[in-house]
RNA sequence: GCCGACGUGGCUCAGCUGGUAGAGCAACGCACUCGUAAUGCGUAGGUCCGCGGUUCGAGUCCGCGCGUCGGCA
Numbered sequence: 001g002c003c004g005a006c007g008u009g010g011c012u013c014a015g016c017u018g019g020u021a022g023a024g025c026a027a028c029g030c031a032c033u034c035g036u037a038a039u040g041c042g043u044a045g046g047u048c049c050g051c052g053g054u055u056c057g058a059g060u061c062c063g064c065g066c067g068u069c070g071g072c073a
C1' cells in the first nucleotide's frame, strides 16, 4: 500500500426482511442468614465510534473518515 471482518450499557454479546435498544455477568438496594457466600426480588446505567447521505422513519442501507483484528504484498 491492497483486501476482508468488526466497532451497541463497566465487561462479553444479541438485535430476524429498516419501525422508536435487550440479555448474561458486574454494580447498587431489599429479603433470607448469627455473619458471609449462594439464592430470590427489585433499581440504575447506552444520543448504538465520528461526520454526511437515502428514507415518513437508520443500531440496521450507502459514502468518507477513525480505531481494533486478520490476510496479501
Base pairs, nucleotide, nucleotide: 001072002071003070004069005068006067007066010025011024012023013022019056027043028042029041030040031039049065050064051063052062053061
The RNA shown here (transfer RNA) has 73 nucleotides and comes from an Eggerthellaceae bacterium.
The source organism's lineage runs through Bacteria, Bacillati, Actinomycetota, Coriobacteriia and Eggerthellaceae.
It matches the Rfam family "tRNA". About the family: Transfer RNA (tRNA) molecules are approximately 80 nucleotides in length. By type it is a transfer RNA.
The prediction has a mean pLDDT of 81.